The RNA shown here (transfer RNA) has 73 nucleotides and comes from a Patescibacteria group bacterium. Lineage of the source: Bacteria > Bacteria candidate phyla.
RNA sequence: GGGCCGUUAGCUCAGUUGGUAGAGCACCGCGUUCGCAUCGCGGGGGUCGGGAGUUCGACUCUCCCACGGUCCA
Numbered sequence: 001g002g003g004c005c006g007u008u009a010g011c012u013c014a015g016u017u018g019g020u021a022g023a024g025c026a027c028c029g030c031g032u033u034c035g036c037a038u039c040g041c042g043g044g045g046g047u048c049g050g051g052a053g054u055u056c057g058a059c060u061c062u063c064c065c066a067c068g069g070u071c072c073a
Stems, first nucleotide, its partner, number of pairs: 001072007010025004019056001027043005049065005
């Protein structure tokens, strides 16, 4: 320098031909218990890495950039 893959909640990750976001764990509250843990119920939390374009509409398609991984030189 070039090819490919990835970037979504605090963490690990889903998201089926584009229709305005979810799971588990974690956190908070309530119940249960003498108390803690476990378990049950409920709740908060995300400008979907940044920018631009296409579209009525973009996490999803296109381009540029940043970061990480991997391969080639």
It matches the Rfam family "tRNA". It is annotated as a transfer RNA.